[in-house]
RNA sequence: GCCCUAGUAGCUUAAUGUAAAAGCACCGGUCUUGUAACCCGGCGACCGGAGGUUUAACUCCUCCCUAGCGCU
Numbered sequence: 001g002c003c004c005u006a007g008u009a010g011c012u013u014a015a016u017g018u019a020a021a022a023g024c025a026c027c028g029g030u031c032u033u034g035u036a037a038c039c040c041g042g043c044g045a046c047c048g049g050a051g052g053u054u055u056a057a058c059u060c061c062u063c064c065c066u067a068g069c070g071c072u
Base pairs, nucleotide, nucleotide: 001071002070004068005067006066007065010024011023012022013021026042027041028040029039048064049063050062051061052060
């Protein structure tokens, strides 16, 4: 220098164009002599950044940023 993959909640991952879901974590409750676990409920992401296409974009296109594999 070139190609490819990934970037979504504190962490790990979903969501094939009609507008974001789950587990763990955290908070409250239940239970226990007490703690943990189990069970119930709740909070939390405008989706790496900026443009474009579209009635509508995490999703499609372009440029950039970050991380990683590969080639030279």
A computed fold for a 72-nucleotide RNA from Idiacanthus fasciola, annotated as transfer RNA.
The sequence is in RNAcentral, with records from ENA.
The prediction has a mean pLDDT of 82.